[in-house]
Large-subunit ribosomal RNA, half A from an Actinomycetes bacterium, 1725 nucleotides, folded computationally. Its mean pLDDT, the model's own confidence on a scale to 100, is 84. The source organism's lineage runs through Bacteria, Bacillati, Actinomycetota and Actinomycetes. The sequence was found in a public genome assembly.

Context: one part of a larger RNA
RNA sequence: AGCCAACGGUGGAUGCCUUGGCGCCUGUUGCCGACGAAGGACGUGGAUGGCUGCGAUAAGCCACGGGGAGCCGCCUAUCCGGCUUUGAUCCGUGGAUCUCCGAAUGGGGAAACCCGCCAUGAGUAGUCAUGGCACUCCCGCACCGAACACAUAGGGCGGGGAGAGGGAACCGGGGGAAUUGAAACAUCUCAGUACCCCGAGGAAAGGAAAACAACCGUGACUCCCCCAGUAGCGGCGAGCGAAAAGGGAACAAGCCCAAACCCAUGCGGUGUCAAGCCUGACGGCGUUGCCGCAUGCGGGGUUGUGGGACGGGACACGGAGGCGCGUCAGAGCCUCUAAGGGAGUUACAAAGCCGAUGCCUAGCGGAACCGCUCUGGAAAGAGCGGCCACAGAGGGUAACAGCCCCGUACGCGAAAGGCAUGCGGCCUCCCUGACUCGUUCCCAAGUAGCGCCGGAUCCGGGAAAGCCGGCGUGAAUCUGCGAGGACCACCUCGUAAGGCUAAGUACACACAGGCGACCGAUAGUGCACGAGUACCGUGAGGGAAAGGUGAAAAGUACCCCGGGAGGGGAGUGAAAUAGAACCUGAAACCGUUGGUUUACAAUCAGUCAGAGCUGGAUUUUCCAGCGAUGGCGUGCCUUUUGAAGAAUGAGCCAGCGAGUUACCGUAUGUGGCGAGGUUAACCAGUGAUGGGUAGCCGGAGCGAAAGCGAGUCUGAAUGGGGCAAUUCAGUCGCAUGCGGUAGACCCGAAGCCGAGUGAUCUAUCCAUGGGCAGGCUGAAGCGGGAGUAAGACCCCGUGGAGGGCCGAACCCACCAUGGUUGAAAACAUGGGGGAUGACCUGUGGAUAGGGGUGAAAGGCCAAGCAAACUCGGUGAUAGCUGGUUCUCCCCGAAAUGCAUUUAGGUGCAGCGUCGGAUGAUCAGCAUUGGAGGUAGAGCACUGGAUGGGCGAUGGGGCUUCACCGCUUACUGACCUCAACCAAACUCCGAAUGCCAAUGCUUCAACAGUCCGGCAGUGAGACCACGAGGGAUGAGCUUCGUUGGUCGAGAGGGAAACAACCCAGACCGUCAGCUAAGGCCCCUAAUUCUUGGCUAAGUGGAAAACGAUGUGGGAUCGCGAAAACAACCAGGAGGUUGGCUUAGAAGCAGCCACCCUUCAAAGAGUGCGUAAUAGCUCACUGGUCGAGUGAUCCUGCGCGGACAAUGUAACGGGGCUCAAGCCAAGAGCCGAAGCUACGGACUUCCUCUUAUGGAGGGAGUGGUAGGGGAGCGUCGGGCAAGCAGUGAAGCGGGGGCGGAAGCGUCCGUGGAGCUUGUCCGAGUGAGAAUGCUGGCAUGAGUAGCGAAAGAGGAGUGAGAAACUCCUCCGCCGAAUACCCAAGGGUUCCUGGGCAAGGCUAAUCCGCCCAGGGUGAGUCGGGAGCUAAGACGAGGCCGAAAGGCGUAGCCGAUGCACAACUGGUUUAUAUUCCAGUACCUUGAUGGAUGCGUUUGAGCAAUGGAGGGACGCAGGAGGGUAGGUGAACCCGGGCGUUGGUUGUCCCGGGGAAAGCGUGUAGGGGGAGGCCCAGGCAAAUCCGGUCCUCACUAACCCCAAGGCGUGAUUCCGAGCCGUUUAGGCGAAGUCACUGAUCCCAAGCUGCCAAGAAAAGCUUCUAGCAAGUGUCCAUCGAGCCCGUACCCCAAACCGACACAGGUGGGUAGGUAGAAAAUACCAAGGCGAUC
Repeated sequence: AGCCAACGGUGGAUGCCUUGGCGCCUGUUGCCGACGAAGGACGUGGAUGGCUGCGAUAAGCCACGGGGAGCCGCCUAUCCGGCUUUGAUCCGUGGAUCUCCGAAUGGGGAAACCCGCCAUGAGUAGUCAUGGCACUCCCGCACCGAACACAUAGGGCGGGGAGAGGGAACCGGGGGAAUUGAAACAUCUCAGUACCCCGAGGAAAGGAAAACAACCGUGACUCCCCCAGUAGCGGCGAGCGAAAAGGGAACAAGCCCAAACCCAUGCGGUGUCAAGCCUGACGGCGUUGCCGCAUGCGGGGUUGUGGGACGGGACACGGAGGCGCGUCAGAGCCUCUAAGGGAGUUACAAAGCCGAUGCCUAGCGGAACCGCUCUGGAAAGAGCGGCCACAGAGGGUAACAGCCCCGUACGCGAAAGGCAUGCGGCCUCCCUGACUCGUUCCCAAGUAGCGCCGGAUCCGGGAAAGCCGGCGUGAAUCUGCGAGGACCACCUCGUAAGGCUAAGUACACACAGGCGACCGAUAGUGCACGAGUACCGUGAGGGAAAGGUGAAAAGUACCCCGGGAGGGGAGUGAAAUAGAACCUGAAACCGUUGGUUUACAAUCAGUCAGAGCUGGAUUUUCCAGCGAUGGCGUGCCUUUUGAAGAAUGAGCCAGCGAGUUACCGUAUGUGGCGAGGUUAACCAGUGAUGGGUAGCCGGAGCGAAAGCGAGUCUGAAUGGGGCAAUUCAGUCGCAUGCGGUAGACCCGAAGCCGAGUGAUCUAUCCAUGGGCAGGCUGAAGCGGGAGUAAGACCCCGUGGAGGGCCGAACCCACCAUGGUUGAAAACAUGGGGGAUGACCUGUGGAUAGGGGUGAAAGGCCAAGCAAACUCGGUGAUAGCUGGUUCUCCCCGAAAUGCAUUUAGGUGCAGCGUCGGAUGAUCAGCAUUGGAGGUAGAGCACUGGAUGGGCGAUGGGGCUUCACCGCUUACUGACCUCAACCAAACUCCGAAUGCCAAUGCUUCAACAGUCCGGCAGUGAGACCACGAGGGAUGAGCUUCGUUGGUCGAGAGGGAAACAACCCAGACCGUCAGCUAAGGCCCCUAAUUCUUGGCUAAGUGGAAAACGAUGUGGGAUCGCGAAAACAACCAGGAGGUUGGCUUAGAAGCAGCCACCCUUCAAAGAGUGCGUAAUAGCUCACUGGUCGAGUGAUCCUGCGCGGACAAUGUAACGGGGCUCAAGCCAAGAGCCGAAGCUACGGACUUCCUCUUAUGGAGGGAGUGGUAGGGGAGCGUCGGGCAAGCAGUGAAGCGGGGGCGGAAGCGUCCGUGGAGCUUGUCCGAGUGAGAAUGCUGGCAUGAGUAGCGAAAGAGGAGUGAGAAACUCCUCCGCCGAAUACCCAAGGGUUCCUGGGCAAGGCUAAUCCGCCCAGGGUGAGUCGGGAGCUAAGACGAGGCCGAAAGGCGUAGCCGAUGCACAACUGGUUUAUAUUCCAGUACCUUGAUGGAUGCGUUUGAGCAAUGGAGGGACGCAGGAGGGUAGGUGAACCCGGGCGUUGGUUGUCCCGGGGAAAGCGUGUAGGGGGAGGCCCAGGCAAAUCCGGUCCUCACUAACCCCAAGGCGUGAUUCCGAGCCGUUUAGGCGAAGUCACUGAUCCCAAGCUGCCAAGAAAAGCUUCUAGCAAGUGUCCAUCGAGCCCGUACCCCAAACCGACACAGGUGGGUAGGUAGAAAAUACCAAGGCGAUC
């Protein structure tokens, strides 16, 4: 270290539970708000963190009801206090209070804050209390009042009224996408959807026919069913899609105006011999009449068999009063009223009141065991015995309760408020005329219609009606007008251009009740819990995790160990391994103990065999654990032709995680009824169910249709032909397969569109502030000199320009190195660039997404921009990738053809499966008969192609006047001879295959065909054969109706090896026989037999080519007349052949190659020489004595033969008459093949007693896929059971089944569970770089984030880090100190150490508790304005909204009054001491002026002023510094000297007030005047006088005096962190970037505004100004602490970033640099 077992830890699955969700139903309710809503902020309790309640009357106040004993809400106890039978707490109804914000409304504003005005009251005053003060619209007014006279606009006032904002969905309207679909896309679709906006209500909308319809009729609107996926529309594509009719819901729902006419009033015209005033008579009146217009809650009137007005006609008609100039008479008209009739509070007119009844908002009553026994901690369980029930719904109570508790059935109940009603009464309103006739009048105008352009309807512009809108044009009035799908006629329907209207319908924020084959803590809402919380983001916005002790806290007294945390005892409890990190407590993962194995061994980890050790038992044996050693053996998934693959995915475990649902269609199964079947909406009913016949399907077809009809169409046809009939029944449910429409199996884009949120980053711009050490150079101008006629030019000086130079701060980022899981999501270090400028920077603001901004890089727009971010459309789409969960049985593909904007997709066909039908139709073989043009062959055709012969033609040469002619290694047709080639040549031509018939075989298990349901496949691969391409390459590519295998196929062989060889795996067997292939060992089987071959380890890689390898065969030579080889000898002469050559002699080269002697010897085969020489060979003789040589064919071998870690090209050892090769033979081994035995299943046949059985036959590899049968999970119905004597779950043992699985026992656990059957599903997990959680691995590894510490002492359980001391070190233009921003208690004190702190910690910016921030003068507000924001009126715009005047906000600017010292644990210009100043009030004093001949005050108006750039240099000062021999204090020597010109330390002080210096600036006065929107004495302007470089006035540092007889101060004393005393306090030098100074000089780019302030008048005006003194008053907010950083921005105690101020010493030009001071640190291992 492995395996096993037991016991633990970790962890939080599983089971059980539910306070919370989800869905549905029913009822209620359905708006709230200026009487201040919704929603919040802040408060509120005796002690109070959160929630709840409430509002300064603050977990509450008052009244009335209910209720009846305890109460002061919950987490949540405790302490301290109270209340209550005189009725508390609690519940209901009504009332009171109700801070601040919010429409927010007095003004402002950064919501919850700041600042006002008016009236009244209180008060001496400051001030306080109460009430009021927004805008818009309407209304009112004897108000004011423009251009422009009246008027109007406009303004003012009154307060009489309304609006504003919010709300879940529903509703109407104004605007209105895109993804997507169309397999692209534009019309079209998605869709009038999403979204934005406006408006309304409890509903909204619509609504009482200028409607439909069709020659019949209906009779407002809305909603449901149906019509109908019909008619239609439509790139006639995708797709979209009515209406009428019919059936229902609701309904005793219909009404009112305009006009004609009449009346009244007003105005205008006209009219004075008038007309007229009801008629007659008399009298009288006479701007009364007439006409027109306007007004009116006037009268009248409201319709389509047209209606009304008006007039006429006939009929009908109670009472009273009144009217018209007077009287009388008549007629007429008006008003009131009885009676009768009708109606009514939602329209039609409008207020309601009372009663009755019912209901809602609190409640009350309510039966029956305090039964017995047993188990148990506990009884509600079990056994026994009772009882109630209009109550056996449900919940609780220590396990399961009708009778214990709450309840339940049933019954009862309201002071107050509310709701309802075919109720009653009061009340209110209406009717009192009807009919008839028609000469007249009226019946909705910029309307209808029409033209053009659009929109919406099913209708996409169409033949396009009807409806709506914009622009234009423009009628009629009933003898009119509109409509009936262009249009016309006839006919029919209706009566537009005004309005109102309940119910039936939609929705559910809220309240109440109920239900669920809904969830049960990764589920169900995002939220069961202090959840829209924590947390993230600038923001819009995003958005979690997290339940369970027990019946009861009985929550462990006491003891022990320990600093604590924690633990051990004891105790409680049924149980403590229920102890709060708490029910059960799985797995990963981490351990402890025991058994066993392992230290020469090679490993998909198993499996089979198995020695040994250990344990157990029922002990001749069996079981369990480990296991030496041996055989065999390449994970899973996916994707693929093919994966162990070094192709994908998974760290491991647990939980979650993917074909569903609705409607429609079709097929199959099944059930009901059947020539029929069936209802939909709806109605009744608690329900089951009953009704409902509108409608749908079927029953008849044919035709384009009219139409006809068992036929019909075509057609001249009675012909023929097509389709149909002659023949099978449908329909309505349920279930299943598949399809369509929907997200449609799940996850996944990049993107498109809409509405919003962002310029705290960054880009540019606007406004207002700030910053730039030091040094160098030396432009213009000016002065002087020189020079000239005058110049120019030159020199010297002065001067101080510059996108000038060097270089810090500051800004930038060129190079290198480091860093790269960093210190840092862009940095560090060392160098580098700019550094008075197009510079840098703070604060506030502007520009916004197809938009901005951009010295331009497609840069930047909040760490990622060729179109930001957020939410929504949205579950976009994805012909693409991945994933897709239990089992068994049967069959079983394809990778082809055609087409395709198609090629990795799809359609049809092919191939599979299942069902039905058919019944040998299929296939094989044989015979017979056919068609055919391949292989081969051939050259007859078409072409190609070689040689010979012949030789036309042509060319050359010769000849020639020409014609001829001759000639030729020239070319060469035809012909001929020989030999050839061809996919697109064929005079020929097979084998196979194909078609057909007949027969045979198998007599059926198989095959074939047809119809129907459901697929998958349409990437193929290799081998053999035949071909094309290629190189007669490829593990290449393409084809074949050729075959095989793999694919989807295991087993044996080929060492290993999908595609090769053998062979097709249902299961079991330690049986047998074989195939391929093997038989020496590894390794099963022969060291088998016979005969050869090979010598190369050939075998056990390879070619051309090469070779006396070797075996066999054949042929030709030589050879006893002596061959071949070897040895001995010879190998000569002419001659050194000739030529050539320097030489060439056999032997550089050229030519020739003869002759002689011989046994033989070349004018020479090779070596050699300068050339000779020399050595050899051929050839000859001798010796020897039998074979020797050549060529061809052939078997087996040899060379040719070089690659990378290591032999490595037999699988190894090893093999040689073989263990190689060839031939023959005998055996054996060898597979999942075959056989044997047993078993399972499928299917067929036969028999049978027939849902069963027997016998027989055949079969059972399998991916995609088809079909069949089951297991398990969760829930429901019914039936039956189990359970505290122990359910589920969890761990383990052994058992059963063909599998999924099932059951049993032991332990744990402590309350539910199971079986059978039927039903219903969120129903099965290993993979999706899946999701969530837990736990590993890497690994005790990397790292511990710039830097110096040491010693001693202290505290403490404990000290490297805490505290103190002493040394040492670091920063010191900072690592010091003070502000602003930002943060928000981090500050101080006491206590603490779990977590945080990169280690420890006694320490802390951590935790707990308590404390701490004091202002007239500091900063901000009560003052001002800039950029910019908002914006009354106004202008513009579909809406939302945009712009903008007056104004009003807005500092980064302007204005504005305090200094020094002391003090606290923590604050100080704030407190205290001292000394000042500002505003304002009162009083007192002094002094002046005035009371209309006007003192004084004084604008919201006028004027001045405030008021401004950049650069430069000089001067005067001061701060500061240095020195001091001067002054003061201290010291006098642990070591020789040191009383000295010795050493050490110190040598300060504000504002204010007074004085008015250096310096700077300015002329003074007066008359008049058209300007300054009125006025002006002011400003401005002309003129005059005076004065000149002064006087005078203004600004102004510093100094001096005072402040200060004070404070401080080295040092000394001392309770040594208390307190006290207290000297000198002077001179010299140096010297700023600070002050004078907003000055001065120069320059060009010409450098905010307003208020405060001064002055002027307008105006107000009777008392008032100035000075001094005294006494009062002086509001709100901030104030702690950090602030270059451990407290801000960077996720961190982060090497980064962050604006301003102060600026010591030495050296130095310096703020560089170095070292120091004050001061601060030693940086958390």